[in-house]
RNA sequence: GAGUUUGAUCCUGGCUCAGGAUGAACGCUAGCGGGAGGCUUAAUACAUGCAAGUCGUACGGCAGCAUGGGACUUCGGUUCUGAUGGCGAGUGGCGGACGGGUGAGUAACGCGUACACGAUCUACCCAUAAGUCUGGGAUAGUCACUGGAAACGGUGAAUAAUACCGGAUGUGGAUAUGGAUUUACAUGGAUUCAUAUUUAAAGGCUAGACUGCUUAUGGAUGAGUGUGCGUCCUAUUAGUUAGUUGGUGAGGUAACGGCUCACCAAGACGAUGAUAGGUAGGGGGCGUGAGAGCGUGGACCCCCACACGGGUACUGAGACACGGACCCGACUCCUACGGGAGGCAGCAGUAAGGAAUAUUGGACAAUGGGCGAGAGCCUGAUCCAGCCAUCCCGCGUGCAGGAAGACGGCCCUAUGGGUUGUUAAACUGCUUUUAUAAGGGAAGAACGGCCCCGAUUGAAUUCGGGGUAUGGACGGUUACUUAGGAUUUAGGCACCACGCUAACUUCCGUGCCAGCAGCCGCGGUAAUACGGAGGGGUGCAAGCGUUUUCCGGAAUCACUGGGUUUAAAGGGUGCGUAGGCGGUUAUGUAAGUCAGAGGUGAAAGGUCACAGCUUAACUGUGAGAUUGCCUUUGAAACUGUGUAACUUGAAUCAGAUAGAGGUUAGUGGAAUGCGACAUGUAGCGGUGAAAUGCAUAGAUAUGUCGUGGAAUACCGAUUGCGAAGGCAGCUAACUGGGUCUUGAUUGACGCUGAGGCACGAAAGCGUGGGGGAGCGAACAGGAUUAGAUACCCUGGUAGUCCACGCCCUAAACGAUGUUAACUCGAUGUUUUGAUCUGUAGGAUUGAGCGUUUUAGGGAAACCGAUUAGUUACCCACCUGGGGAGUACGUUCGCAAGAAUGAAACUUCAAAGGAAUUGACGGGGGUCCGCACAAGCGGUGGAGCAUGUGGUUUAAUUCGAUGAUACGCGAGGAACCUUACCUGGGCUCGAACGCUACCGGCUUGUCCCUGAAAGGGGACUUUCCUUCGGGACUGGUAGUGAGGUGCUGCAUGGCUGUCGUCAGCUCGUGCCGUGAGGUGUUGGGUUAAGUCCCGCAACGAGCGCAACCCCUAUUCUUAGUUGCCAUCGUCAUUUCGGUGACAGGGACUCUAGGAAGACUGCUUCGGUAACGGAGAGGAAGGUGGGGACGACGUCAAGUCAUCAUGGCCUUUAUGCCCAGGGCUACACACGUGCUACAAUGGCAGGUACAACGGGCAGCGAUCACGCGAGUGUUAGCUAAUCUCGAAAAGCCUGUCUCAGUUCGGAUUGAAGUCUGCAACCCGACUUCAUGAAGUUGGAAUCGCUAGUAAUCGCGCAUCAGCCAUGGCGCGGUGAAUACGUUCCCGGACCUCGUACACACCGCCCGUCAAGCCAUGGAAGCUGGGGGUACCUGAAGAUGGUGACUUUAUGGGGAGCUAUCUAAGGUAAAACCAGUGACUGGGGCUAAGUCGUAACAAGGUAGCCGU
Repeated sequence: GAGUUUGAUCCUGGCUCAGGAUGAACGCUAGCGGGAGGCUUAAUACAUGCAAGUCGUACGGCAGCAUGGGACUUCGGUUCUGAUGGCGAGUGGCGGACGGGUGAGUAACGCGUACACGAUCUACCCAUAAGUCUGGGAUAGUCACUGGAAACGGUGAAUAAUACCGGAUGUGGAUAUGGAUUUACAUGGAUUCAUAUUUAAAGGCUAGACUGCUUAUGGAUGAGUGUGCGUCCUAUUAGUUAGUUGGUGAGGUAACGGCUCACCAAGACGAUGAUAGGUAGGGGGCGUGAGAGCGUGGACCCCCACACGGGUACUGAGACACGGACCCGACUCCUACGGGAGGCAGCAGUAAGGAAUAUUGGACAAUGGGCGAGAGCCUGAUCCAGCCAUCCCGCGUGCAGGAAGACGGCCCUAUGGGUUGUUAAACUGCUUUUAUAAGGGAAGAACGGCCCCGAUUGAAUUCGGGGUAUGGACGGUUACUUAGGAUUUAGGCACCACGCUAACUUCCGUGCCAGCAGCCGCGGUAAUACGGAGGGGUGCAAGCGUUUUCCGGAAUCACUGGGUUUAAAGGGUGCGUAGGCGGUUAUGUAAGUCAGAGGUGAAAGGUCACAGCUUAACUGUGAGAUUGCCUUUGAAACUGUGUAACUUGAAUCAGAUAGAGGUUAGUGGAAUGCGACAUGUAGCGGUGAAAUGCAUAGAUAUGUCGUGGAAUACCGAUUGCGAAGGCAGCUAACUGGGUCUUGAUUGACGCUGAGGCACGAAAGCGUGGGGGAGCGAACAGGAUUAGAUACCCUGGUAGUCCACGCCCUAAACGAUGUUAACUCGAUGUUUUGAUCUGUAGGAUUGAGCGUUUUAGGGAAACCGAUUAGUUACCCACCUGGGGAGUACGUUCGCAAGAAUGAAACUUCAAAGGAAUUGACGGGGGUCCGCACAAGCGGUGGAGCAUGUGGUUUAAUUCGAUGAUACGCGAGGAACCUUACCUGGGCUCGAACGCUACCGGCUUGUCCCUGAAAGGGGACUUUCCUUCGGGACUGGUAGUGAGGUGCUGCAUGGCUGUCGUCAGCUCGUGCCGUGAGGUGUUGGGUUAAGUCCCGCAACGAGCGCAACCCCUAUUCUUAGUUGCCAUCGUCAUUUCGGUGACAGGGACUCUAGGAAGACUGCUUCGGUAACGGAGAGGAAGGUGGGGACGACGUCAAGUCAUCAUGGCCUUUAUGCCCAGGGCUACACACGUGCUACAAUGGCAGGUACAACGGGCAGCGAUCACGCGAGUGUUAGCUAAUCUCGAAAAGCCUGUCUCAGUUCGGAUUGAAGUCUGCAACCCGACUUCAUGAAGUUGGAAUCGCUAGUAAUCGCGCAUCAGCCAUGGCGCGGUGAAUACGUUCCCGGACCUCGUACACACCGCCCGUCAAGCCAUGGAAGCUGGGGGUACCUGAAGAUGGUGACUUUAUGGGGAGCUAUCUAAGGUAAAACCAGUGACUGGGGCUAAGUCGUAACAAGGUAGCCGU
């Protein structure tokens, strides 16, 4: 820096990623070279070899080798000789305390750093001084004998030394005593004198200024000791300590010291963390980081510790000793069973463990070490090589040209295109690193030995120069030269998702499966996220990925550099200890501070510069750095500290003053209850409604009197007081604090405050306590309810009250610690005193309590002189959610419990704060709608029609399903339709194209079979022609088929609904960190976001309205098929009239155009918009109706209208045919029709429409039939003819309330029509039959005017029709609306929200199931440490001391005392593991029961008890 909480936003906050690193491991891959590194685990066990020896110039000697000499000889050799070179074993010296390994232990003066030793030692080395005289006895080796399996010894004899021991000397040293000088840092140091006592030595050889030896002093080196400071976690470890702390004396040590011992004293350490527990070698450094830090201590260097576990000393200058000794223990090996041997955490190597770590290599050539006079010997230190991509660095696998944009692959809209690909190869040219082969062949070699010369010197020695001989493990290696040659010889790994994150909306497979995944998350049939691809791309590259761990990012423990009103976080409040911090002035000091100088801060590493390997890594040289510590000299502002002052902080005194401040005592009235009496009668009480309860034994109510307890109306308030909790009638006593004013006094006496102490609401606990009116957990009853262990009601115990003692917690809240200073205004109020004027509820000045607000702050809400602003000091607290304020432990408590306070685990990736937009609410406000109300008529009951569900069926094809499916798709299912079922058939196929060939036998007619389709057969011979052929058609072959199969959740189009509801947005500006807001809200008004006014908004768009159509009025134009008022002619007549022709445009009508209505006018109200009333008018306030449907919602409906992606099917899911089915029928629902009758039925007569239809048609007239109809044809392609009769209505008659002259279902018979065909399954007619039904339960629907209701007419589809449906038309023609409380739906504003899939939301707990970790638990097992006692090896110290030996001033077995490793016993504590059973916790797609929370969540919620 990014991702991730949300619908979106800002914040808080965690999780995750990108970077670097690694002693690494694993997977795939692998050409070369250089430099580094390589058991992190079992401080587990180790076979084998090597890792420490050397000196003959210390010694006696001579086993082996060599040389010389002698003797013998079979000439092979044998033997003698320490004589020579040398040398096994031995004595002796020096070195084995270095070098090398490991990190178990250790929280310590162990390490780091700086000092100190006046408290010390130091072999070898250097310097100085002095010396090195004289004696002695042993002993190993050796020889002899001898024990034992071995290891290893025993006895006797002889012997040497630079081994050992005397004597002498004493420059000196040491000790003691006494004195002097000097110095200071406390005990003291240094120098010196005297006296006394005591104390050395080793020789060797080449014979020397050789080399050793002795004493002493000094140096150097190394070691030892002490001290200051620094050095992990836990307080759920708070007290620890008997040699403990100190003193005196003694012992011991190189040396100080309780180091050890005796005695004396009682100290010592600890909240600045003792003691205990856990973990750990420390440092230089290393990794990371901007730094501060954090993590780490592998390689290299320094220190420490250890050497199988433990203990102990010896030797020595040095050890308590890795390759020495002794003892105990464990383990391994040998054994003759008696006894012995061993220690790789040296180098290799083995086994084991483990994810994992190398060769039983070469050389002493170099560097270094030991011994030696030296040559030299030894050296698994070291230098080299081997193995390993473990890391770092470097190089290469070619470069240029070259063509069709190759082949192949992959993809696509596929005769083609794209991509791989600005490609490869062939071919041409160039280069040759590397690899391969060959060649000569380097530095690393300096010294040392020998010889010569020079200097030094008497000579030797030493130094310098020259010569000479020799010496290289690596290694015939690096580098160089040459050769051929661009194939001879070399490219992989990981990733590719919208994102973080560079790189595919490639293809196929799979189908919440298999799988992926670092986080968020992918996968349920079109997966750029899984798997595959010889597809494509990206990154890095001899490596690439994964995993582990660390730092970073993380300011996510915040010193640099965070926070605490609401996100995690202020202690409930005060007093006060330690501590921290602290006013003014002067002066001293110099601890902090600052400056200069000195020492140190090892080297390596890191930084810079230069240099060496061809470069780099790597290495070298120099500089700088090493931020630290110490010493010293200064400075004196600030802090500290001493002294002297000051008054402003603080306090005291004096005078006033307000108050529900506290404690105790007394006392008043109102009210409730109870008791008594009285009046009085049937109810009271209670609730949403009731009941339980009380009451005729007299309640409730009313009155009087009495009694008891608790609380204190009004005043009363945004009031007052108190540290907080808290405090309220009145009075008194005692008492705390505050405020104001003025002066005086003290003179910093102050602030905060870990622990500590005190106070601390309510609930709760205790007292053989008191009291008890009301209220009231528990409990009982009544209700409510599905249940109701609740809410409501009736009762009612603890408690509430008092006294004393506990408890100590609250949402103990301002969710805001205390104190101090500073930083605008306005306004109210409590309480003071004083001053000023303009005399005002004015101004100024204190202490409180409030409101509002500027700056500023804040994530925002908000805070804002009472700060959450700006500063300072001190205290407390926080670090993702859950687990959990839980467990264990501890403290407190009578108990309840409180305080302190974790971890494991988690399929958690969030949890959270504030604000925004929606949605929702059994929240609020305003408004609208046939939403309710007011009315009219229905549905729900009956019969029938129709649709649906269900059932049935071979099939009852499919779709539509709350509103928004159900007389819906369907505006016509007998066949067809038809998609379904059964059966029979076809397979280029039923339809339409194209290509090629053949045939014109195409068309038509007929026959056989069959249910038909189909199959088979016969006859005939179409049209045009330019005679080639074409049109058309059949067959064959090929090519496109076909599918009402799936997915409406892949889609287009179309549609429903919210809703004809009034809304939905944008540009610019402004406000806000932002999501967003404003505009669009507000006040009015409207049918309307309609308009007006106001306003940080100003405008605009889609909607509303208007523009369009019909209708209502008038005018005008036109006049056939329409019309006929007036006029004329003709025909006919029942004399009323009718018809025709001519004529006319008046009227009706038809269909073009125009007018008209706009709140225009009057008046009232109003700023206006607008509203009310009125006039005129055919029409009046959008006149009535229609078309018209904003942004969007419902993954709404439709793949079966059509279109279409994908999938499926292809002798079938396609196509043809016959029959059946879609019409089934116990039942349920929706929508309708007809009725139940008299506002009616029936019969007769009679009047008035409009919209429409008609040639496969409408069909007049006439005739026939009771009728449906039939026959016949006129007219009409229609303002001409026709369907065609309108019906209700009106008039007359009849029926007289009945299952009827209502009603017409059902059924029988006979018919008509359509049609190939009315059986399943048509309509209609006539006659006969005459069912249910007497107005319909709960519930529910429509309608506000030409509407409802009622009456008929027409049309589409259609052969016919199941039409009572749908769409239209006209006739007759009402009632009612007070109003918006309620139901439903909607709109706007507002409140709340834990909802956003948006309340059909969210969400809690028990129970049931599985898994996981954990607490308790009778116990069981193990571990380390401590205590007490017993035993006690080696060893040390003390005592004694047979014996031994004279060389000594001795040594010394054994015995014994004390201490002690290990072992044993005992009791207790601690820690860990395990444990029947048991407790809660966490997690887990769809389990059970309820519904606690979120809205007033339906009883507001929450906190404590």
Small-subunit ribosomal RNA from uncultured Membranihabitans sp., 1505 nucleotides, folded computationally. Rfam family: Bacterial small subunit ribosomal RNA. The organism belongs to Membranihabitans, within Bacteria. Model confidence (mean pLDDT): 81 of 100.